[in-house]
RNA sequence: GCGAGGCGUGUCUAGGGUUCCGUCUGCAACGCGUGGCGACGCGGGGUCUGGUCCGAGAGACACAGGUGCCGGUCCGCCUGUCAGGGACUGGCGCUCCACGGCGGGACAAAAGCCCGGGAGAU
Numbered sequence: 001g002c003g004a005g006g007c008g009u010g011u012c013u014a015g016g017g018u019u020c021c022g023u024c025u026g027c028a029a030c031g032c033g034u035g036g037c038g039a040c041g042c043g044g045g046g047u048c049u050g051g052u053c054c055g056a057g058a059g060a061c062a063c064a065g066g067u068g069c070c071g072g073u074c075c076g077c078c079u080g081u082c083a084g085g086g087a088c089u090g091g092c093g094c095u096c097c098a099c100g101g102c103g104g105g106a107c108a109a110a111a112g113c114c115c116g117g118g119a120g121a122u
Stems, first nucleotide, its partner, number of pairs: 008063005015054002020051002022048001023045005030038003065095011097117001099120001103115003
């Protein structure tokens, strides 16, 4: 300097906003036990704890995949011996490391989502 591999899925969490629900609030049809109380509906608030929703390469767990070693069953080949093929399946181990913008994108919208193990840094 070049090439290959390491980057899977699900559930959840950190986190996120506001489509829907809830909640707070303004107006108020209408109703009532009427000096007030309630309230269909239409607006506003995410600097509203929440439910739905989104959600991590560098978070958790599980499964899968890959890979090393040791096997099992069956089939085939051979038949003096050696070498050696196929299908299915089990056990144990490994699957490391990881600082990271700006900006852009989607869904209702935002984000540790996607661009992106990017640019860059060491």

Background
Model confidence (mean pLDDT): 80 of 100. Predicted 3D model of a 122-nucleotide RNA (Guanidine-I riboswitch aptamer) from a Pseudonocardiales bacterium. The model forms 100% of the base pairs in the Rfam consensus. Its Rfam family is "Guanidine-I riboswitch aptamer". Rfam's curators write: This family represents a conserved RNA structure found upstream of the ykkC and yxkD genes in Bacillus subtilis and related genes in other bacteria. Gene Ontology term of the family: regulation of gene expression. It was read from a public genome assembly, where an Rfam model found it.